Large-subunit ribosomal RNA, domain II from a Eubacteriaceae bacterium, 678 nucleotides, folded computationally.
Taxonomically the source falls in Eubacteriaceae (Bacteria, Bacillati, Bacillota, Eubacteriales).
Its Rfam family is "Bacterial large subunit ribosomal RNA".
Model confidence (mean pLDDT): 85 of 100.
Context: one part of a larger RNA
């Protein structure tokens, strides 16, 4: 990992409901007893319970009663009726209560053959080294002290085997081993090692103290029991078909991943309404707008008050390029501003139409209380997030099909079944790949299309407007571009051209600035404005707008899904044709709901309701079977709903069960399920 078997809503009692049945103003027995033949059945048994009467706290009264002073008022009742006992079924309460699963808690026992410490009694420590005290001798002293040499053999002394330990690295890590092996290391007469016997026990022991050890187990051992502890948690929960079909919200919660009630679903009953469109009438203060209030904020005028200056500075007073209330004019802003004020939505009423498992109430059963994205208007955030919080709609959840290359939440569209029939939606029609290498008019040259901004640019199309132009524009070429004057000042110089000043003037002119730029130390020189000529038709500026360009760097691979595409296979507009889905239509079939008939409906998780199939056993009347039961193997049969059911052949060798009814140890793929096997 696979195969086979086993494996989870049961049982008892109580409660209210639904259905079926008995009896019915009644219904019913319990314990117990009697009879029979064990089991059990039948018959007794009316104690008790429920109902037929309620009201009151109660005494008590009673179709009434309670409150009360009350004959008032009011509350709860009666006024012509239905219960009760069983069975079945869904639910619920008490019980282990669908199954498996803790860590733990408590009780009684078993453990110190491991290990910790202790007690008793034994035992072990090769060899070598060092050489304390003491003692002896000599020297020394008054005697000592002291010195030297021998002797001696102390020590948690030294080196190092046995023995003990476990510091380092290596190997081992499904090991040779659930702690070892190798090489080194440390202690090795000591707080030493070790044998045997004994002691201390679980909130207890022991501990040179580490939450360390107490039999491979220790922040409280192990075994059995309470015990099926509890588990708002995780996992699992077994056949089929049909009808309907949610929720992820509110309130409360030591509550937030749990619950209760409501909301939303379903089933039964009762009633006959509900919803939408349309019209009318309402309430309201949002969007917008506004500044009349509350505030914020801008400029000007005016200027209470203040500051500053002047003042014989005590004042009066005067002044003001200061600040500035209120006021005036102008122009703004606001979720918690409003003189105003929609559209929607909401409420009500009426007409007509549409709709349909549509609405309300009563009763049984639920599930749901983590929601997700998207569009729109908002709050939080950074007008960030596949972010977060509510609101309204949609989809997913619980929805398959077509499109978006792929892609729960986007676009189209809601799958009863069959069809080698037709039409369409979104989206598409050169090839991959179904359908136009289709049509008309433009645009784009960037492979833009086929990813992005501020900003930049004689890209290019369209539009508007303005200036110049056959009295000749624009561009180009030829020629002129002068004089007072080197304007004045400044300055070393300043002559159009460092800088400053200017009613920057005037003259001659076709025209020519007290000078546009280059240039010189300053002049000079080149050039421009401006003018004439040549030429001969448009030229220049501004604004709006379509499509493009630059701005533009990322990690598997060039990348529109790919190939490939340029009068397009890109973009814009227009008209036409076709393809395209489980949509719609057609043909055949099934079921559900409702009906006089036509008809309509049939995606579905949690969940509610309904109808069935199969298994084992039992009862009944039957049937099959050694002329071969069950089981097993094979098989092309039946079932236009499935679970399933036959026939035949082989094998097998003794029971089986079609039909009706009843009862359940009643259906397996999952539980890191259990047992066995491969």
């Nucleotide at each position: 990992u696979c195969c086979g078997g086993c494996g989870a809503g049961u049982u008892g009692c109580g409660c209210g409901g639904a259905c079926u049945g008995g009896c019915g103003a009644g219904g019913u027995u319990a314990a117990g007893g009697c009879a029979c033949g064990a089991a059990g059945u039948g018959c007794c048994g009316g104690a008790g319970c429920c109902g037929a009467a309620g009201g009151g706290a109660a005494a008590c009264c009673a179709a009434g009663u309670c409150u009360u002073a009350a004959c008032a008022g009011g509350g709860c009742g009666a006024u012509c009726a239905a219960g009760u006992c069983a069975g079945u079924u869904a639910g619920u309460g008490c019980a282990g209560a669908c199954c498996c699963g803790a860590a733990a808690c408590c009780g009684g026992g078993u453990g110190a053959c491991c290990u910790a410490c202790c007690c008793a009694u034994g035992u072990c420590c090769a060899g070598g080294a060092u050489g304390a005290a003491g003692c002896c001798g000599c020297c020394g002293u008054a005697a000592a002290a002291g010195g030297c040499g021998a002797u001696g053999g102390a020590g948690g002394u030294c080196c190092g085997a046995a023995c003990g330990c476990a510091c380092a690295c290596c190997u081992g890590u499904u090991g040779a081993a659930a702690a070892a092996g190798a090489u080194g290391g440390c202690g090795a007469u000591g707080a030493g090692g070790u044998g045997u016997g004994g002691g201390u026990a679980g909130g207890g022991g022991a501990g040179a103290a580490a939450u360390u050890c107490c039999a491979a187990u220790c922040g409280a051992a192990c075994c059995c029991g309470g015990a099926g502890a509890u588990a708002g948690c995780u996992g699992g929960u077994u056949c089929u078909c049909c009808u309907c079909g949610a929720a992820a919200u509110a309130g409360c919660u030591u509550u937030a991943g749990g619950g209760c009630u409501a909301g939303c679903c379903u089933c039964g009953g009762u009633g006959c309404a509900g919803u939408c469109u349309u019209a009318u009438g309402g309430a309201g203060g949002u969007a917008g707008a506004g500044c009349a209030c509350u505030g914020a904020a801008u400029u000007u005028c005016c200027g209470c008050g203040g500051g500053a200056g002047c003042g014989u500075c005590a004042a009066a007073g005067c002044u003001u390029a200061c600040c500035a209330a209120a006021g005036a004019a102008u122009a703004u802003c606001a979720a918690a501003c409003u003189c105003c004020g929609a559209a929607u939505g909401c409420c009500a009423u009426g007409u007509a139409g549409a709709u349909g498992a549509u609405c309300a109430c009563c009763g049984g059963g639920a599930g749901u209380c983590a929601g997700a994205c998207u569009a729109u208007a908002c709050g939080a955030g950074a007008u960030a997030a596949g972010u977060u919080g509510g609101a309204u709609g949609g989809u997913c959840a619980a929805a398959a099909g077509g499109g978006a290359a792929a892609c729960a939440g986007c676009c189209c569209a809601g799958a009863c079944c069959a069809c080698c029939g037709g039409c369409u939606a979104a989206g598409g029609u050169c090839c991959c790949a179904a359908a136009g290498u289709g049509c008309g008019u433009g645009u784009u040259a960037a492979g833009u299309g086929g990813u992005a901004a501020a900003g930049g640019a004689u890209g290019u199309g369209g539009g508007a407007u303005u200036u110049c132009a056959a009295a000749g524009a624009c561009a180009a070429c030829c020629a002129g571009g002068a004089u007072g004057u080197u304007g004045g000042c400044u300055c070393a110089g300043a002559a159009g051209c460092a800088g400053c000043c200017a009613u920057u003037c005037a003259u001659u002119c076709a025209a020519a600035g007290a000078g546009u730029g280059c240039g010189u130390a300053a002049c000079a020189g080149c050039u421009c404005a401006c003018u004439g000529g040549u030429c001969g038709a448009g030229a220049g500026g501004u604004c709006c707008u379509g499509c493009g360009c630059c701005g533009a760097a990322a990690a598997u691979g060039u990348c529109c899904g790919g190939g490939g595409c340029u009068g397009a296979a890109a973009c814009a507009c227009g008209a036409c044709a076709c393809c395209g889905a489980a949509g719609c239509c057609g043909u055949g079939g099934a079921a559900u709901u409702a009906u006089a008939a036509u008809a309509a409906u049939u995606g579905g998780u949690a969940g509610a309701g309904g109808a069935g199939c199969a298994u084992u056993c039992a009862g009944g009347a039957g049937u099959c079977a050694g002329c071969g039961a069950a089981g097993c193997u094979g098989u092309a049969c039946c079932g236009a709903u499935a679970a399933g059911g036959a026939g035949c052949a082989g094998u097998g060798g003794a029971g089986a069960u079609g039909c009706c009814u009843g009862a359940a140890g009643a259906g397996a793929g999952a539980a890191u399920g259990c047992c066995g096997g491969a």